[in-house]
Context: one part of a larger RNA
RNA sequence: UGACAGGGGCCCGCAGAAGCGCUGGAGCAUGUGCUUUAAUUCGAUCCAAAGAGAAGCACCUUACCAGGGCUUGACAUGCCACAAAUCUUCUUGAAAGGGAGGGGUGACUUCGGGAACGUGGAUACAGGUGGUGCAUGGUUGUCGUAAGCUCGUGUCGUAAGGUGUUGGGUUAAGUCUUGCAAUGAGAACAACCCUCGUGUUUAGUUUCCACCGUCGAGGUUGGAACCCUGAGCAGACUGCUGGUGACAAGCCAGAGAAAGGUGAGGAUGACUUCAAGUAAUCAUGUCCCUUAUUACCUGGGCGACACACAUGCUACAAUGGCCGGGACAAAGGAUCGUGAUCACGCGAGGGUGAGAUAACUCCAAACUCAUCCUCAGUUCGGAUUGCAGGAUGCAACUCACCUGCAUGAAGCUGGAAUUGCUAGUAAUCGCCGGUCAUCCAUACGGUGGUGAAAUCGUUCCCGGGCCUUGUACA
Numbered sequence: 001u002g003a004c005a006g007g008g009g010c011c012c013g014c015a016g017a018a019g020c021g022c023u024g025g026a027g028c029a030u031g032u033g034c035u036u037u038a039a040u041u042c043g044a045u046c047c048a049a050a051g052a053g054a055a056g057c058a059c060c061u062u063a064c065c066a067g068g069g070c071u072u073g074a075c076a077u078g079c080c081a082c083a084a085a086u087c088u089u090c091u092u093g094a095a096a097g098g099g100a101g102g103g104g105u106g107a108c109u110u111c112g113g114g115a116a117c118g119u120g121g122a123u124a125c126a127g128g129u130g131g132u133g134c135a136u137g138g139u140u141g142u143c144g145u146a147a148g149c150u151c152g153u154g155u156c157g158u159a160a161g162g163u164g165u166u167g168g169g170u171u172a173a174g175u176c177u178u179g180c181a182a183u184g185a186g187a188a189c190a191a192c193c194c195u196c197g198u199g200u201u202u203a204g205u206u207u208c209c210a211c212c213g214u215c216g217a218g219g220u221u222g223g224a225a226c227c228c229u230g231a232g233c234a235g236a237c238u239g240c241u242g243g244u245g246a247c248a249a250g251c252c253a254g255a256g257a258a259a260g261g262u263g264a265g266g267a268u269g270a271c272u273u274c275a276a277g278u279a280a281u282c283a284u285g286u287c288c289c290u291u292a293u294u295a296c297c298u299g300g301g302c303g304a305c306a307c308a309c310a311u312g313c314u315a316c317a318a319u320g321g322c323c324g325g326g327a328c329a330a331a332g333g334a335u336c337g338u339g340a341u342c343a344c345g346c347g348a349g350g351g352u353g354a355g356a357u358a359a360c361u362c363c364a365a366a367c368u369c370a371u372c373c374u375c376a377g378u379u380c381g382g383a384u385u386g387c388a389g390g391a392u393g394c395a396a397c398u399c400a401c402c403u404g405c406a407u408g409a410a411g412c413u414g415g416a417a418u419u420g421c422u423a424g425u426a427a428u429c430g431c432c433g434g435u436c437a438u439c440c441a442u443a444c445g446g447u448g449g450u451g452a453a454a455u456c457g458u459u460c461c462c463g464g465g466c467c468u469u470g471u472a473c474a
Stems, first nucleotide, its partner, number of pairs: 001474002003471003007468007015458001019421003023417001026314008035304001042053001064300005073125001077124002079121004087102006108113001127289002130287003136283002138278003141274001149186005154163003167178003193266004198234007207224004211219002237260001240254005316414001320373002324369003333362002338355001342351001344349001380411001385406006427450007
């Protein structure tokens, strides 16, 4: 100087407290371990692995296994020879691959040749999701958006180092102020950036309003006040008043204001720590393989299943379930796509195919009105299984999704324990998107609707910051 302490002081955080809702019990979904297997590809393992890599595992993907076949190779460059290439038939085969034919010649030419593509040969080489993240770059997590980390000069100390950075106040903040052997500075904090909230200027089409028309469509009729959309500007700064404070920084209350003390949310992550993760994104040193640890194909596996764990979904019902009317969003997507309308089907869906330079078009549920159910393993719950169908795709057995009929399991609120959340938040309700032929999405990322409760206060648990005391630790 650090680190540590079941030492002390001060302070902070959904840390605890006060509340609300979960998890842990059930069924299922997904991931992991274990086990099994020819293979169940690989890596990730306290917080900081486990609905994570994977924004889509039937083939492909695919890296694994079995079997079949190749060896200058699926991919690249250089040399030589032949032949343009594309196309097409037959045969063998599970396919890859192999064998045998057919047809057919072209761009440019100095008529010698010759680019491109194909076949064959030789050799340098290709290739490796093989090892090492403890050889590395890059990138990511974490303490933590916590307030800390340092430097120049000066000065103190023999030195390691100290001081500054400590003290009095204050702040979300090493934020600011004041004092001081310190005086200055840096990258972090803050601000600058984006979105939302208010007003204004400008622009009005596909938007909005009025009018005409049927009261469905529609209308080159008129307008831009409003709504809205796009661009620009203003606005919040403790600016004003009072109190308090040290005449400071600030804090408290108030006025005005759409918004008040960082307005709300996001992006933004200092010096470091964990030899943290990643050689399977990529790049790369080195080691290893080279008729195989490369590369091709078919089938299987990644989907197994005694059990254990993690994250979720659905429930156990009456604040509910079923049936029938009625109403209201935002954001987003669309040409091999989206899909209105009409009629068919109980339905998934099939047929038709309007509209669109995407403000046109495509799309809510909780809610509300009314009926039945009356506390039951039920008109709760929907697992499981049988049959019949649909769409996608070469193909749906292993192994997917959706529909109809039938079947109707566990489950009556969950032990010890444990987690999220401080406001348009929790809870609850749908909608959309990416990936995508289809989809195992109950995931992930967005979007709006309805919309709470509680906070005495910091004694205690957990984590962190500053000062200080101790130490046989470094």
The part of an RNA shown here (small-subunit ribosomal RNA, 3' major domain) has 474 nucleotides and comes from Viscum album. The RNAcentral record of the full RNA draws on SILVA. Model confidence (mean pLDDT): 80 of 100. It matches the Rfam family "Bacterial small subunit ribosomal RNA".